[in-house]
């Protein structure tokens, strides 16, 4: 610097105000949020005489993943169908236009646009629940290979 094993610890935000109504944080008028990793023509820092070079942040809609869900397989319990672990697959939402420029998917601008399952006196991205789960991943610690 780095390879692998293993253990620890982290690891999701959001209806404020107002209308209808018997009933709505679920309709309507506003409003409010944006997970993890890559990518970066941006912004701060720092170090250098400058070219520059490091770090640090910086996309909800670009490339990819994870939470829901659904199937295979193998175990285990249990019994003819199911539940639990592991493990491999599938499915999975949304961006336009204008500027600046040598270049923009990303900067600026404007004006859109999406958001698992269930469950509710009424249709939910914002409640309430599976869920004190599980989780992409992120820090750190041991050992360790070169």
């Nucleotide at each position: 610097u780095a390879u692998a094993u293993u253990c620890u610890u982290c690891g999701g935000g959001g209806c404020a105000a107002g209308g209808u109504g018997a009933a709505a944080u679920u309709c309507c008028u506003u409003a409010c949020c944006g997970g993890c990793g890559g990518u970066g023509a941006g912004c701060a820092a720092a170090u250098g005489a400058g070219g520059a070079u490091u770090u640090g942040u910086a996309a909800g809609u670009c490339c990819g993943u994870g939470a829901c869900c659904c199937u295979g397989u193998a175990c285990u319990u249990g019994a003819u169908u199911a539940a639990g672990u592991a493990u491999a697959g599938g499915u999975g939402g949304a961006g336009u236009u204008g500027g600046u420029g040598a270049g923009a998917a990303u900067c600026c601008a404007a004006c859109a646009c999406c958001g698992a399952c269930a469950g509710u006196u009424a249709u939910a991205g914002u409640c309430u629940g599976g869920a004190u789960g599980g989780g992409a991943g992120a820090a750190g610690a041991a050992u360790u290979a070169a």